[in-house]
RNA sequence: AAACUGGAGAGUUUGAUUCUGGCUCAGAACAAACGCUGGCGGCGUGCCUAAUACAUGCAAGUCGAACGGGGAAAGUAGCAAUAUGAGUACUAGUGGCGCACGGGUGAGUAACGCGUGGGUAAUCUGCCUCGAAGUUUGGGAUAACCAGUCGAAAGAUUGGCUAAUACCAGAUAAGACCACAGGAUCUGCGGAUCUAGGGGUCAAAGUUUUUCGCUUCGAGAUGAGCCCGCGUGAGAUUAGCUAGUUGGUGAGGUAAUGGCUCACCAAGGCUUUGAUCUCUAACUGGUCUGAGAGGAUGACCAGUCACACUGGAACUGAGACACGGUCCAGACUCCUACGGGAGGCAGCAGUAGGGAAUAUUGCGCAAUGGAGGAAACUCUGACGCAGCGACGCCGCGUGAGCGAUGAAGGACUUCGGUUCGUAAAGCUCUGUUGCAGGGGAAAAAGCAAGUGAUUGUACCCUGUGAGGAAGGAUCGGCUAACUUCGUGCCAGCAGCCGCGGUAAGACGAGGGAUCCUAGCGUUGUUCGGAAUCAUUGGGCGUAAAGCGGGUGUAGGUGGCUUUGUAAGUCAGAUGUGAAAGCCCUGGGCUCAACCCAGGAAGUGCAUUUGAUACUGCGAAGCUUGAGUGCUGGAGAGGCUACUAGAAUUCCUGGUGUAGUGGUGAAAUACGUAGAUAUCAGGAGGAAUACCGGUGGCGAAGGCGGGUAGCUGGCCAGACACUGACACUCAGACCCGAAAGCGUGGGGAUCAAACAGGAUUAGAUACCCUGGUAGUCCACGCUGUAAACGAUGGAUACUUGUUGUUGGAGGUAUUGACCCCUUCAGUGACGAAGCUAACGCGUUAAGUAUCCCGCCUGGGAAGUACGGUCGCAAGAUUAAAACUCAAAGAAAUUGACGGGGGCCCGCACAAGCGGUGGAGUAUGUGGUUUAAUUCGAUGCAACGCGAAGAACCUUACCUGGGCUUGACAUGCACUGGAAGAGUGGCAGAGAUGUCACAGCUCGUAAGGGCCAAUUCACAGGUGCUGCAUGGCUGUCGUCAGCUCGUGUCGUGAGAUGUUGGGUUAAGUCCCGCAACGAGCGCAACCCCUGUCUUUAGUUGCCAGCAUUAAGUUGGGCACUCUAAAGAGACUGCCGACGUUAAGUCGGAGGAAGGUGGGGAUGACGUCAAGUCCUCAUGGCCUUUAUAUCCGGGGCUACACACGUACUACAAUGGCCGGUACAAAGGGUUGCCAAACCGCGAGGUGGAGCUAAUCCCAAAAAACCGGUCUAAGUUCAGAUUGGAGUCUGCAACUCGACUCCAUGAAGCUGGAAUCGCUAGUAAUCGCGGAUCAGCAUGCCGCGGUGAAUACGUUCCCGGGCCUUGUACACACCGCCCGUCACACCAUGAAAGCUGGUUCUACCAGAAGUCGCUGUGCUAACCGCAAGGAGGUAAGCGCCCAAGGUAGAGUCGGUGAUUGGGGUGAAGUCGUAACAAGGUAGCCGUAGGGGAACCUGCGGCUGGAUCACCUCCUUU
Repeated sequence: AAACUGGAGAGUUUGAUUCUGGCUCAGAACAAACGCUGGCGGCGUGCCUAAUACAUGCAAGUCGAACGGGGAAAGUAGCAAUAUGAGUACUAGUGGCGCACGGGUGAGUAACGCGUGGGUAAUCUGCCUCGAAGUUUGGGAUAACCAGUCGAAAGAUUGGCUAAUACCAGAUAAGACCACAGGAUCUGCGGAUCUAGGGGUCAAAGUUUUUCGCUUCGAGAUGAGCCCGCGUGAGAUUAGCUAGUUGGUGAGGUAAUGGCUCACCAAGGCUUUGAUCUCUAACUGGUCUGAGAGGAUGACCAGUCACACUGGAACUGAGACACGGUCCAGACUCCUACGGGAGGCAGCAGUAGGGAAUAUUGCGCAAUGGAGGAAACUCUGACGCAGCGACGCCGCGUGAGCGAUGAAGGACUUCGGUUCGUAAAGCUCUGUUGCAGGGGAAAAAGCAAGUGAUUGUACCCUGUGAGGAAGGAUCGGCUAACUUCGUGCCAGCAGCCGCGGUAAGACGAGGGAUCCUAGCGUUGUUCGGAAUCAUUGGGCGUAAAGCGGGUGUAGGUGGCUUUGUAAGUCAGAUGUGAAAGCCCUGGGCUCAACCCAGGAAGUGCAUUUGAUACUGCGAAGCUUGAGUGCUGGAGAGGCUACUAGAAUUCCUGGUGUAGUGGUGAAAUACGUAGAUAUCAGGAGGAAUACCGGUGGCGAAGGCGGGUAGCUGGCCAGACACUGACACUCAGACCCGAAAGCGUGGGGAUCAAACAGGAUUAGAUACCCUGGUAGUCCACGCUGUAAACGAUGGAUACUUGUUGUUGGAGGUAUUGACCCCUUCAGUGACGAAGCUAACGCGUUAAGUAUCCCGCCUGGGAAGUACGGUCGCAAGAUUAAAACUCAAAGAAAUUGACGGGGGCCCGCACAAGCGGUGGAGUAUGUGGUUUAAUUCGAUGCAACGCGAAGAACCUUACCUGGGCUUGACAUGCACUGGAAGAGUGGCAGAGAUGUCACAGCUCGUAAGGGCCAAUUCACAGGUGCUGCAUGGCUGUCGUCAGCUCGUGUCGUGAGAUGUUGGGUUAAGUCCCGCAACGAGCGCAACCCCUGUCUUUAGUUGCCAGCAUUAAGUUGGGCACUCUAAAGAGACUGCCGACGUUAAGUCGGAGGAAGGUGGGGAUGACGUCAAGUCCUCAUGGCCUUUAUAUCCGGGGCUACACACGUACUACAAUGGCCGGUACAAAGGGUUGCCAAACCGCGAGGUGGAGCUAAUCCCAAAAAACCGGUCUAAGUUCAGAUUGGAGUCUGCAACUCGACUCCAUGAAGCUGGAAUCGCUAGUAAUCGCGGAUCAGCAUGCCGCGGUGAAUACGUUCCCGGGCCUUGUACACACCGCCCGUCACACCAUGAAAGCUGGUUCUACCAGAAGUCGCUGUGCUAACCGCAAGGAGGUAAGCGCCCAAGGUAGAGUCGGUGAUUGGGGUGAAGUCGUAACAAGGUAGCCGUAGGGGAACCUGCGGCUGGAUCACCUCCUUU
């Protein structure tokens, strides 16, 4: 100098957020166990379970210097006998001391057992120390031994001999003790202490020569006993316990106090500050954890206690009711000759058993300690050591340096490479450890010698040789570490969240990586994190949580001043707080672990000395808290009696006639026997319109006509009085809506149950008609509600504004208002602050104090059992097993609503025309089939893919072929030319075979090319559109979807984007904590509508000429063509509007408010569609799922649906005539004229590569004629016959023509579709595909309407708002019965076990007491005998045991009750939106079930309206 030093979070509820709240993880530790692995050493540690049972050995003996007896040997001497050694060593017995220590265990014990601090004036203490005084005279026995007896044994017994430090008597008495007794001191008056005096009682042991002992007394030390304060588990579903119980007096007993025991007396004692009972447990120093406070724990070491097979008992002794002593009882084991005996490892080893699990039947007394002894010494499983176990802590090693062809090999790969990896190999070293050899301690100091189990150990030296020495777990997040293959909701993983259903970083394996390392993981337990029981350090409006309300006891807390005291409090001192441990410093083992020394600390307890601010206590005051009195005031406060009018119902009578009533609509019901309606009269019960009001009163529940009586509380004012009398309140007591219960009344209305009618799939409901308990009164019970402000009470403090109720005061006034101030209530909005947010905000959920109640994840469950209360219903108190990882609160964004508001759309309405009926065409479903290929399936599949299936297509079926392949590329090898073609034969063809013809460059190395063979591979319309790209549909051409910065919010998010207008539009304007921007809208693009300019061929023709004809000349004015421009912008005017945006009207204009049409499709949704357009991952196939060919099928046909065509006719059909388009196409083509055919068509061949020629006739229309209302001169299906065309080929299966045939159908049920103007309707024309085939599709023009009041309703959509238990988003979520399986649990006739209590019986051993006639050495006595002792007997107490009863805790139990969990079961739809009858709470009834209904209550109800209040203006 030091002992100070110390605090981390994460995952998981949600679409996302904040909070509440549980679950889980990361840390440390262990007397541990298990799995895999394992080199060495040091120090520790090792039956936690069966206090289960124990074989065997050892664990307590020692003393001959207490005693009698017995009694060697070696050696020596000697021939030997013998002597000596030696009566030595040793020794059974008597005797002494020890055996009460040391060692083990934790069963019992919730206790003065333990801890801590005291007391003992209420006590003892062997051995040890100190001091004082002694140690004398005698006596009688007895074991051993000897001789018998009994017994299997253990052992017992009789007779005889003998000694002592064994036993007994006497003497002495410093002293001790006992009873008297004088005095002194202290005193709490009870007593205590000291001291004269005489009286009584009490000692001793010797052995040996140095001593050691013995006796008495006093003191000390040590140890022990007893008592007291405080502390030391859980349960109240244990609330009362106790007769020696509590106290007293006396006696006994003890070392000692004491009901410790007994007799008598009294009736006490303990207890909510938890008695009694039940369960659990040895306690402590300490140990683990923790920042600490705490929490958990009590192995090893140390202190205390208890126990020693189980229960009881005493003896001996200084000390025991005694682990290795005794007696008895019981259970068990062993021996036995069956008569009887022996035993107690919870000592050290060890065995069996139990268990997940715990060691050697080792060495030594060398050290430390203990017993005995004078000592030598003996004994010592205490102890010192060793052995076994990675069980723990600590240390060391398994090599070090260099080493890049980055070897081989493995793994991955984008095929380039990357990685294992300087890792290896190789080269150069080292020598820890190991092995071998040599040397070799300390631990032994006192104190001189001797003595070492460990041990030839530690350590030192030498040699040897990289040689003998690395694994375990993990790698989805938490949590450090990533890939490949296999598997395919399987196998499996998992601490939580969760992985696995064909591309798994989560399973298994490989590679790689990470972490730790002779260990690594797992499991279990404890603390931590957990502020998740919160003293430090939490909460209770809505998350779990304020008792329904009050009065008030105990308790807790308490105003101002003075004074005393010093209990709390604070400070100092003293004692104690054992040692070890923790911490600090220093030291010793090579370091460390470990050990040693000193210190610090030990927050505590006790004693003592002070302080007196605060609290307490005592005393004295005060008035502001509280209360009393006085004067006023308001009020549905309570109770009782009386009374009033309106209304409902009923009864009587009158008038009056056919309906009434009821509903969404009806019916049941009432009514011609006269209802309803109406008038008059009467009866009876219940409730009190208006006033009436976030008005009033009350503690709450609650209270409403009026009058009277009785009565409680409250408010204001001004004074007077009392003087802290106060606040809160466990238990207790009282009040307590509705429903319900009991008894007796009453009964008008309404109305559970019930009945009927409806509704419905059903309707045990909602609706309707009836209707009983009940609703009302009296008395009694019940004691619960969303009994709510979901907010306990009291007090104080903290900006305000504005209503309202009841008082008082002020100013002013004639007065009443108004205004101002103040007290007490009752509302709204809001500062600060608080809150997770919502919200609260002087009426706090703010800031503080005091007291009470309550909460600790969800479910099981406010349930079971038990108790209390109740007539019952039930209330109250109140769990667990099991199960889940959530349950929940507030707010956010969406979505949804049989919520609201605004707006739009051919959405409805107003119209026109259709579909649905017929026939046909076409597609689909279904059915059929060898195949009827496949896909598309609400809108958004169904004349769709398919812009065209006779073959082909073609993917399907049948049959026949082929296998490097019909098609591509490459390697190797062989051969050759290739390629194209012709003909014959076989065959259904593919194909096969034969014949003919013909052919390359070149440096003769080879190249290009072809064929056969081989290997890689080709091929697949095979699967997965839920692995994908691309493309597409749809919401929807709807007006939306977002971002940056800023701001607001803890945050998700909000704002912007909402609001007021306006628009087709998030279009624009205004306003605004927003300001800007992007994708969408619009515009830019194309077509069309007007004009201008330019240009006129193939187009055009006004004028001129010409022709049959714009045919030609000519012309380019017009039309037209096709390029460039112009034009339209709410630009102008007026009105409206906010001076805006804009809207309406008008002018001009070809066109007017987007002129019309097209192209254009935001962020996204639907796992929408497509692997069969294409592309593509993965999988599958490879003489077949590839490929070629013939034929068939995709075209089937009872039926159902969609989309179309044609019709049903006169606005028409037919016949004849006459007009007017646009847009397209054409050389493998369009095809003119002319001729033939009724016609389809044929012959024919001009023209045209197209403003030139052709298709090509436009048709409706118009004119004229005919038909005359009919299955027709409508309609055209079907069928027969005959043909044409295309094509290898029209049978299955083409289109068209002609002749004949002439079906259904006369305008279409429910339902449903399109369309707002050049649109619908109607009419024809063209094109793609295509050899041929069009009612389909895509285009073109001709003719050309009607209607829109309007937004109530249907559908879809947009915006705002609201509710939500939805977020896979209402096709959502979700409740209950029933059925099945499993699990835990309650009840249960009983059965069974543990434990406790009560009564009685019984009574071993034993102490104590009585007796003791039997027996009897010490003393007395001459003797007889006596004293004393004792066997035995009896008695009290009492263990085991027995009988009966009771309680309590378990186990089990046919059956039964509910609960929980399960795959996609059944029935319904209760709840969440106004959840389709708002929901919920209490209660009662009913019902398969959720539930329904009645009564009262709540808002934790949407919507609309009204009232009141508030905010802003």
Annotation:
Small-subunit ribosomal RNA from Bdellovibrio sp., 1513 nucleotides, folded computationally. It matches the Rfam family "Bacterial small subunit ribosomal RNA". Rfam links the family to the GO terms structural constituent of ribosome and ribosome. The prediction has a mean pLDDT of 83.